Record summary
The RNA shown here (transfer RNA) has 73 nucleotides and comes from Christensenella sp. UBA3944. It matches the Rfam family "tRNA". About the family: Transfer RNA (tRNA) molecules are approximately 80 nucleotides in length. By type it is a transfer RNA. The coordinates come from a structure-prediction model, not an experiment, and the mean pLDDT is 81.
RNA sequence: GGGCAAUUGACUCAGCUGGUAGAGUACCUCCGUCACAUGGAGGGAGUCGGGGGUUCGAGUCCCUCAUUGCCCA
Numbered sequence: 001g002g003g004c005a006a007u008u009g010a011c012u013c014a015g016c017u018g019g020u021a022g023a024g025u026a027c028c029u030c031c032g033u034c035a036c037a038u039g040g041a042g043g044g045a046g047u048c049g050g051g052g053g054u055u056c057g058a059g060u061c062c063c064u065c066a067u068u069g070c071c072c073a
Base pairs, nucleotide, nucleotide: 001072002071003070004069005068006067007066010025011024012023013022019056027043028042029041030040031039049065050064051063052062053061
């Protein structure tokens, strides 16, 4: 230098054919326990790596930049 893949709450990952973003873990509160753990109930937390474009509407399509990994040279 060229190619491919990934980037979504603190962490690990979903997200179908474009239609107002979900799960598990973690965290907080309550129940429970002598207390802790397990377990049960409830709750907060993301505008989807940055920017731009298409569209009535974008996590999803297009362009560009960035970061990480792999391959080729």